[in-house]
RNA sequence: AGGUAAUUAAUUCAGUGGUAGAAUAAUUCGCUUACAACGAAAAUGUCAAUGGUUCAAUUCCAUUAUUACCUA
Numbered sequence: 001a002g003g004u005a006a007u008u009a010a011u012u013c014a015g016u017g018g019u020a021g022a023a024u025a026a027u028u029c030g031c032u033u034a035c036a037a038c039g040a041a042a043a044u045g046u047c048a049a050u051g052g053u054u055c056a057a058u059u060c061c062a063u064u065a066u067u068a069c070c071u072a
Base pairs, nucleotide, nucleotide: 001071002070003069004068005067006066007065010024011023012022013021018055027041028040029039030038048064049063050062051061052060
């Protein structure tokens, strides 16, 4: 320099145009002498950023940023 892929909750990951989810962690309650395990509840997201297409975008398109890999 060229190319490919990824970016979604605190973490690991789903979600191929129509209400954003799971597991784990953390919080509260129950159980226990206590802790762990277990059971219950509630909360946590400007879906990396900006713009575009569309009635409607996490999803499609462009650019930017970051990370990883390949080629030279």
A computed fold for a 72-nucleotide RNA from Cyanoptyche gloeocystis, annotated as transfer RNA. Its mean pLDDT, the model's own confidence on a scale to 100, is 81. Its Rfam family is "tRNA". Gene Ontology term of the family: triplet codon-amino acid adaptor activity. The family's RNA type in Rfam is transfer RNA. Lineage of the source: Eukaryota > Glaucocystophyceae > Cyanoptyche.